[in-house]
């Protein structure tokens, strides 16, 4: 310098290709119930506007452009 992959909740991921209910799962967390307690089970609940910026569109996590970080390949 060129090419590719990844970036979504505290952690790990799905969703992106085929734009459309202002985003879902597991673990974790909070509250309550059961239990003598720990642990465990059950119920309820909180937390993310999708790396960042801009564009297209009635509408963008999703399409386009630029850019940042990490990783891989090539030179």
């Nucleotide at each position: 310098c060129g090419g590719g992959g990844c970036g979504u909740a505290g952690c790990g991921c799905a969703g992106c290709c085929u734009g459309g209910c202002u985003a879902g799962c597991g673990c974790a967390c909070u509250u309550g119930a059961c239990u003598g307690g720990g642990g465990g089970u059950c119920a309820a609940g909180g937390g993310g506007c999708c790396g960042c910026u801009g564009g297209u569109u009635c509408a963008a996590a999703u399409c386009c452009a630029g850019u940042c970080g990490c990783c891989c390949c090539g030179a």
A computed fold for a 75-nucleotide RNA from a Deltaproteobacteria bacterium, annotated as transfer RNA. The source organism's lineage runs through Bacteria, Pseudomonadati, Myxococcota and Myxococcia. It matches the Rfam family "tRNA". Rfam classes the family as a transfer RNA.